[in-house]
């Protein structure tokens, strides 16, 4: 000094119902499979506090995990 958001990678921005693609399940298709179509689950926005009419988004600390320097 940067970062942390569904099982993996992502996108957001102070105001509702958080957003894509992979993947999962389920249904159609097929002797079967994969592909292809409809559908659905699946996020306490890392953790504690401050700010604020309101925080995933600012701000302090903490954890973590990486990168650079010496």
């Nucleotide at each position: 000094g940067g970062u942390g958001u569904a099982g993996u990678g992502u996108a957001g921005u102070g105001g509702u119902u958080a957003u894509c693609a992979c993947g999962u399940c389920u249904g159609c298709u097929u002797c079967a499979c994969a592909c292809g179509c409809a559908g659905a689950a699946g996020g306490u926005c890392g953790c504690c506090g401050g700010u604020u009419c309101g925080a995933u988004c600012c701000c302090g600390g903490c954890c973590g995990a990486g990168a650079c320097c010496u």
Model confidence (mean pLDDT): 82 of 100. Predicted 3D model of a 70-nucleotide RNA (transfer RNA) from Pristionchus pacificus. It matches the Rfam family "tRNA". The sequence is in RNAcentral, with records from Rfam. Taxonomically the source falls in Pristionchus (Eukaryota, Ecdysozoa, Chromadorea, Neodiplogasteridae).